[in-house]
Notes
The RNA shown here (small-subunit ribosomal RNA) has 1483 nucleotides and comes from an uncultured bacterium. The RNAcentral record of the sequence draws on ENA. Model confidence (mean pLDDT): 86 of 100. Its Rfam family is "Bacterial small subunit ribosomal RNA".
RNA sequence: AGAGUUUGAUCCUGGCUCAGGACGAACGCUGGCGGCAGGCUUAACACAUGCAAGUCGUACGGGAAGCCGGCUUCGGCCGGUGGAGAGUGGCGUACGGGUGAGUAACGCGUGGGGACCUGCCCUGGAGUGGGGAACAACCGCUGGAAACGGCGGCUAAUACCGCAUACGCCCGUCCGCGAGGACGGGGAAAGGCAUCGGCCGCGAGGUUGGUGUCGCUCUGGGAUGGUCCCGCGUCGGAUUAGCUUGUUGGUGGGGUAACGGCCCACCAAGGCGACGAUCCGUAGCUGGUCUGAGAGGAUGAUCAGCCACACUGGGACUGAGACACGGCCCAGACUCCUACGGGAGGCAGCAGUGGGGAAUAUUGGACAAUGGGGGCAACCCUGAUCCAGCCAUGCCGCGUGCGUGAAGAAGGCCUUAGGGUUGUAAAGCGCUUUCGGUCGCGACGAUGAUGACGGUAGCGACAGAAGAAGCCCCGGCUAACUCCGUGCCAGCAGCCGCGGUAAUACGGAGGGGGCAAGCGUUGUUCGGAAUUACUGGGCGUAAAGGGCGCGUAGGCGGGACGGCCAGUCAGGUGUGAAAUCCCCGGGCUCAACCUGGGAACUGCACUUGAUACUGCCGUCCUUGAGUCCGGGAGAGGGUAGUGGAAUUCCCAGUGUAGAGGUGAAAUUCGUAGAUAUUGGGAAGAACACCGGUGGCGAAGGCGGCUACCUGGACCGGAACUGACGCUGAGGCGCGAAAGCGUGGGGAGCAAACAGGAUUAGAUACCCUGGUAGUCCACGCCGUAAACGAUGUCAGCUAGACGUUGGGGGUUCCGCCCUCGGUGUCGCAGUUAACGCAUUAAGCUGACCGCCUGGGGAGUACGGCCGCAAGGUUAAAACUCAAAGGAAUUGACGGGGGCCCGCACAAGCGGUGGAGCAUGUGGUUUAAUUCGAAGCAACGCGCAGAACCUUACCAGCCCUUGACAUGGGGAGUUUGGUCGCCGGAGACGGCGUCCUUCAGUUCGGCUGGCUCCCACACAGGUGCUGCAUGGCUGUCGUCAGCUCGUGUCGUGAGAUGUUGGGUUAAGUCCCGCAACGAGCGCAACCCUCACCCUUAGUUGCCAUCGGUUCGGCCGGGCACUCUAAGGGAACUGCCGGUGACAAGCCGGAGGAAGGCGGGGAUGACGUCAAGUCCUCAUGGCCCUUAUGGGCUGGGCUACACACGUGCUACAAUGGCGGUGACAGUGGGUUGCGAGUCCGCAAGGGCGAGCGAAUCUCCAAAAGCCGUCUCAGUUCGGAUUGUCCUCUGCAACUCGAGGGCAUGAAGUUGGAAUCGCUAGUAAUCGCAGAACAGCAUGCUGCGGUGAAUACGUUCCCGGGCCUUGUACACACCGCCCGUCACACCAUGGGAGUUGGCUUUACCCGAAGCCGGUGCGCUAACCCGAAAGGGGGGCAGCCGACCACGGUAAGGUCAGCGACUGGGGUGAAGUCGUAACAAGGUAACC
Repeated sequence: AGAGUUUGAUCCUGGCUCAGGACGAACGCUGGCGGCAGGCUUAACACAUGCAAGUCGUACGGGAAGCCGGCUUCGGCCGGUGGAGAGUGGCGUACGGGUGAGUAACGCGUGGGGACCUGCCCUGGAGUGGGGAACAACCGCUGGAAACGGCGGCUAAUACCGCAUACGCCCGUCCGCGAGGACGGGGAAAGGCAUCGGCCGCGAGGUUGGUGUCGCUCUGGGAUGGUCCCGCGUCGGAUUAGCUUGUUGGUGGGGUAACGGCCCACCAAGGCGACGAUCCGUAGCUGGUCUGAGAGGAUGAUCAGCCACACUGGGACUGAGACACGGCCCAGACUCCUACGGGAGGCAGCAGUGGGGAAUAUUGGACAAUGGGGGCAACCCUGAUCCAGCCAUGCCGCGUGCGUGAAGAAGGCCUUAGGGUUGUAAAGCGCUUUCGGUCGCGACGAUGAUGACGGUAGCGACAGAAGAAGCCCCGGCUAACUCCGUGCCAGCAGCCGCGGUAAUACGGAGGGGGCAAGCGUUGUUCGGAAUUACUGGGCGUAAAGGGCGCGUAGGCGGGACGGCCAGUCAGGUGUGAAAUCCCCGGGCUCAACCUGGGAACUGCACUUGAUACUGCCGUCCUUGAGUCCGGGAGAGGGUAGUGGAAUUCCCAGUGUAGAGGUGAAAUUCGUAGAUAUUGGGAAGAACACCGGUGGCGAAGGCGGCUACCUGGACCGGAACUGACGCUGAGGCGCGAAAGCGUGGGGAGCAAACAGGAUUAGAUACCCUGGUAGUCCACGCCGUAAACGAUGUCAGCUAGACGUUGGGGGUUCCGCCCUCGGUGUCGCAGUUAACGCAUUAAGCUGACCGCCUGGGGAGUACGGCCGCAAGGUUAAAACUCAAAGGAAUUGACGGGGGCCCGCACAAGCGGUGGAGCAUGUGGUUUAAUUCGAAGCAACGCGCAGAACCUUACCAGCCCUUGACAUGGGGAGUUUGGUCGCCGGAGACGGCGUCCUUCAGUUCGGCUGGCUCCCACACAGGUGCUGCAUGGCUGUCGUCAGCUCGUGUCGUGAGAUGUUGGGUUAAGUCCCGCAACGAGCGCAACCCUCACCCUUAGUUGCCAUCGGUUCGGCCGGGCACUCUAAGGGAACUGCCGGUGACAAGCCGGAGGAAGGCGGGGAUGACGUCAAGUCCUCAUGGCCCUUAUGGGCUGGGCUACACACGUGCUACAAUGGCGGUGACAGUGGGUUGCGAGUCCGCAAGGGCGAGCGAAUCUCCAAAAGCCGUCUCAGUUCGGAUUGUCCUCUGCAACUCGAGGGCAUGAAGUUGGAAUCGCUAGUAAUCGCAGAACAGCAUGCUGCGGUGAAUACGUUCCCGGGCCUUGUACACACCGCCCGUCACACCAUGGGAGUUGGCUUUACCCGAAGCCGGUGCGCUAACCCGAAAGGGGGGCAGCCGACCACGGUAAGGUCAGCGACUGGGGUGAAGUCGUAACAAGGUAACC
């Protein structure tokens, strides 16, 4: 520090995801030791049991047990000692410990302020005198189950109460400005212990004085702790916008420690709020912690500070302090006890239990240390604390050994079978002993004593490699690869995505990578994320500029001078707790951890100073802004009037059969007279030409002419004001069309609607009609692709060319300068690109609006607005891994341009109809083997299925096999012919005859052969052509496909290859940021056409001779021909044209002319095209069978359907006759002349020929005659019968012949094929394979046409261009309803619950107020009785918790039914969108 993921690829935008860190964690697997730390995040749920706050005899009365002594009636009593438990009293219990429910608050943080309190403590001053009356304990009686009481009686005090004194204290009055002073009044106390004396008492002891000490009272100060107030800071929601009546303030009073509306009475009507009041939700706050470069974000466990709470709610008492965790009272819920009358309780203290939960520990030890309470002290108490236990929960450290060791062991795994790897790893050999173990010694913590931890840490000794390694991952991101299994299954997955038979992605294994006593997973959080952007983002098209203006608050604001110093800056002071973080040190062997010091704590406050900038105050200025004067432009707005053209209607005339409308029609109008035309009239609406990227307006928008009213802008002038400005949240106004209300108006147009067409349908597009509406007035609505998809204002930053309105100059021009507007091009710059570019999307400033992935959704709910329609504001659940922008290359288009092709057209002949042949589908079958499937499968693999072939079926057989290699054994040393037996045959058996294997070192030496045995193996036309090689088809013989370097572009890519010409051609020429090159094209090759040369048999015969008249013979090689070489054609020549080019047109010559005809030749690639059944081959499968052999059957089936053909339907023909003319090829298991036989197929004999010699070989169409339009003298299917040939064998199932039979068929619907010249058509001939079998195939020649205007259309193709939402590429993509399943959600009669408001009722405890006739020790009066003062109970009242009634508000749960939404391999209907998407799309 980045990476993956949208695309065919690219750049950008943008979301999702990952790598890092952290954690009070949990879960899975695993687990040796130690140190340090941490450990209910959930139910502030409920709690059994124990413990967690007591202590003081130096405050007081009293005193149990025990012990000692004495007495005793043995029951016990007395005295002493002793001091337990309880009580009175004091202090403590308000600390310490827990928890986070509540709280959005002066609660917390920080910095300040003042009207306060403060026990114990410190310090100072003063005092502590003299009296009195009770109540517990105790005793007696008594109630109750208990808890706990009641009555009577006795008693002490540092308990309680008067009195005295009290400067200072408090209150009041007076004086004083104040500090303060004077006077008057009021208010205290307690003693204990020790010791030394005096006095009294027999004594215990009492009393008194001194000293010491602990206390007590009043008071000043301090310290500590606390209360109150203020500035600033402190979460989300505006779909919470208004809140408030003790409310805000005042006066007076009450209350408090104290200020205060804290409380009360009265008075006033205020107070708070867009700088977010109120309400709702959430939350303890902080130091800090985690993360981050930082800013920030998240968090608030442990430790520390503050706050709040203690079962829930309320209340006060006591006290220095509480409204009190282990106190009290009341109410409520819950639990427990009960004798049913009543009682008791509060673990959010430490342990522990149940429960909840993914989840969090021992009912431990000790007060030794630190600290706390009490005490004079000893000491007691202390679940605070210190320790121990449990838990890998985290951090840190250590170990599980070290060295050597190659036969690279065995085993595992892989393998190309050679080897590789695990791997120096192991074993073996040598060594060491940390940790753990055993034994021994044994601390620090403790200043003198005291040690829970603890026989711990540590130290020493001993034994022995001995006791100690796992987890995750290995497709990319991301480090690490193979085999097997599985077969879209099982599964994985953080994202992209893997798995459908070779999976580095699933599972296992081997190997590897990472970390390590841990490793992974899950969750959360920060980071990456500049993805909320302060640092640090954006808004033309990606999400995003408000429809436009005016303007409020607010924000921002020109020049000069002076002043102030709030902001700002600098210094100082205080504070910013400690801990933490950081730095430098120190201590545990290191580290974690602990610790000393420093720095820091970026903050706040005070203070001193500076005054540039901002601000504030004052004075001035003119350039911003505005006013004024003079001009001209304009569809700017409003009102009234007015004009002509057109349309429709009405009337009248002329006139006659149509008109209208469309792609074509029809509906419609018209003989009742339309359309057309003429004249007249009516009405409404809109204003042709001018008219223009012209003008005006803020936008919406504005268009005949005239008048009036009126807004704004511009130019020129300089007179005036003197910053008066810019922007603008809310607000207000304007705001196209459609729509709504009321009333008019209504010609044309025209939703809805009707009809006619179109169509599979057509609720559309087209046509004929037609109502709202469109128009006017008034009032609503308030939206739009309200767009320049570009907010307003200002400054700055090259120009050029148009145009519009002014001004100036001028040489009067197509001129120059200038201001305002409106356009096009373009530089710098900018942008993801496209593009923008002085009218910015450039460079800056000010202010506003808006955006933060797609869908859900501009939807729901709520609010506001509206008559309604609806508008505005505006979510969430859920769901996806994208959705997007721009550009690129393709592909495609019912886009465009150019151009080809038998592509159409023009022609000729066919197919589709018939019969048959053949292939295919289908069906059938035991099997009808398999493959081929649009073109590019279907007379295709098959150039030839009766057996064989043959792969299929049935049956019968074989199992190392029909075939290959290797081992052992036996035998024979070979190969074949013929015959017989069994059998369907394979096979088995017997016999016969012929021939006796190869090498040889001549040795049965090596091989070979046959049989037997065991095993490796053979074999497979079994599967996968989607694992492959090879070969092939196809686009397409189309003219294309690429590369190097350079250049352009961020890039994909482009350029070159585009353009202008030209060509059959990316063929060539020219131009050009390209220059070259390669694969293709062409040429080189073969063949045909002309000529020459060479050669002359088997070919040929012009000349000569012979002749049986046949090139037959001699002869010849001229010709034909054969087959080898060469020539010839190149736009070379001429004319025209073109650009002076390439080329094209015409001509000459030539056998041939512009590629002369034909062939071979097939670029990069496409179709997962075809073939595993040609062959080869990976993997899988079969192994007495999926291999092998054989017989028979099948591949030949047959209701049908299709393809390809043959033969026909006839007279351009049939039949008969005549016997003219080819070429290619083939031939010894062959072609076979000739001759004989047969009607014929064919047969017999058989010359010649391994073939330019012989032969197949007859060519056929042709020509002549006949038939005369008929199912025929056409046609030949079918069938009968008899033959021939091949063959082991023609039944299933061959071909041919003769005779007989003579079917369909009379030119073929929709549709469709071939062909452009020696072609089509037509005619025959040959060949391959083959025993035989062709209408097929491959070739050959004979006869031999027609037509092409042309490129609009169909099909295919090439180039350029355009659009695209396609890229599996239009056989693409994709939308909506419906149906089904699931999910979340809105509405919903209602229903349940939470919170809350208002009104009223009730009103516990308690404080306060009143009363207080009942009760009442202290003080007062009184001799007493009694009374007074004070107090208590009781009662009354105000307040008030809980509870209740009623009515609201708000949130949530459920809800029949219902609405849409989302998601879901193969459902239905259509075709809306993307190409002009077939009606341009969209708002």